[in-house]
RNA sequence: AACCCAUCACGAGUCGCCGAGGGAUCUGGCCCAUCGACGCGACAGCAACCGGGGCAAUCGCCCGCCAGGUGCUUCAUCCAGCGCAGACCCGGCCAUGUCCCGGACGGGCGAGCGGAAGAUGGUUA
Numbered sequence: 001a002a003c004c005c006a007u008c009a010c011g012a013g014u015c016g017c018c019g020a021g022g023g024a025u026c027u028g029g030c031c032c033a034u035c036g037a038c039g040c041g042a043c044a045g046c047a048a049c050c051g052g053g054g055c056a057a058u059c060g061c062c063c064g065c066c067a068g069g070u071g072c073u074u075c076a077u078c079c080a081g082c083g084c085a086g087a088c089c090c091g092g093c094c095a096u097g098u099c100c101c102g103g104a105c106g107g108g109c110g111a112g113c114g115g116a117a118g119a120u121g122g123u124u125a
Base pairs, nucleotide, nucleotide: 004122005121006120007119008118013043014042015041016040017039021032022031023030026081027080028079029078044073045072046071048070049069050068051065052063053062054061055060077117082114083113084112088108089107090106091105093103094102
């Protein structure tokens, strides 16, 4: 590193340097960006994991915690594209004495759930 496991709708910014694109890849959108994005550095913060402490007793819960190891601090992993799909909309058909109400079918749309991929941590060669 691969595999495996966990998390990813909460949370958390200022300054300095650099100078043109950036938001993983592809597509369609959308957003950030010379009022300086992205990246790098310093300090600060957040708290996903490791580490530390407590409870529990092996499921897990709580505490940013003297100093820590990584990570993170625009927009949900920015949204969607693979599967299932509520509610809703449209269409004709059926049902009904009339109106209201209803039924299944076809199409549209897609809240949500799952998956894929990705990121981070742990494990590991």
Predicted 3D model of a 125-nucleotide RNA (SAM riboswitch aptamer (S box leader)) from an Actinomycetota bacterium. The sequence was found by an Rfam model in a public genome assembly.